c-di-GMP-I-GGC riboswitch aptamer from an Actinomycetota bacterium, 77 nucleotides, folded computationally. Its Rfam family is "c-di-GMP-I-GGC riboswitch aptamer". Gene Ontology term of the family: cyclic-di-GMP binding. The sequence was found by an Rfam model in a public genome assembly.
RNA sequence: CACGAGAAAGGCAAACCCGCUGCGAGGCGGGGACGCAAAGCCAGGGGUCUCGAAGUGAGGCAGCCCAGCCACCGAAU
Numbered sequence: 001c002a003c004g005a006g007a008a009a010g011g012c013a014a015a016c017c018c019g020c021u022g023c024g025a026g027g028c029g030g031g032g033a034c035g036c037a038a039a040g041c042c043a044g045g046g047g048u049c050u051c052g053a054a055g056u057g058a059g060g061c062a063g064c065c066c067a068g069c070c071a072c073c074g075a076a077u
Stems, first nucleotide, its partner, number of pairs: 002077001003074002011036002016031006034063001040069002044066003047061005
């Protein structure tokens, strides 16, 4: 460095419910745990969703994949 254990410590939090917010996709806070070894950050590429009559328009999604950045622990290999 790769890798990821019936390891330890710690972390995040799907659906659903409540509140606030946005035309919407969604976002934020609280409750709650299906899961997660990057389920940390990032909208650059793909994908997908929303608004709109439409796009060479305006937005969303990182818990879909890739790229980029950063990081806790340490059995085996």